[in-house]
């Protein structure tokens, strides 16, 4: 002295899918079906390892436990900026 992966923070961007029907004064709430997938969780391929059982083994795939289905909130992922950090030069 350049400042990559990574990580925190903060602000933008962010898709689906009933304002569903009964009770309850409304919203939350509790039942009943239909419906989404992009918080979180759960599954596995190839494939490594092993003499074999079997272990390990991603996702925006799947499932739909959770969560969600006007607006609000969250919401994977992304983008900027800033802190830590230091690969490579």
């Nucleotide at each position: 002295a350049u400042g990559a992966g990574u990580a925190u923070a903060c602000g933008g961007g962010g898709a689906g899918a009933g304002a569903a029907c009964g009770c309850a004064a409304a919203u939350a709430g509790c039942g009943u079906c239909g419906c989404c997938g992009a918080a979180g969780g759960a599954g596995c391929a190839a494939g490594u390892u092993a003499a074999a059982u079997a272990a390990c083994g991603a996702a925006u795939c799947u499932c739909u436990c959770a969560g969600g289905c006007a607006a609000a909130a969250a919401g994977a992922c992304u983008c900027g900026u800033a802190u830590a950090g230091g690969a490579c030069g």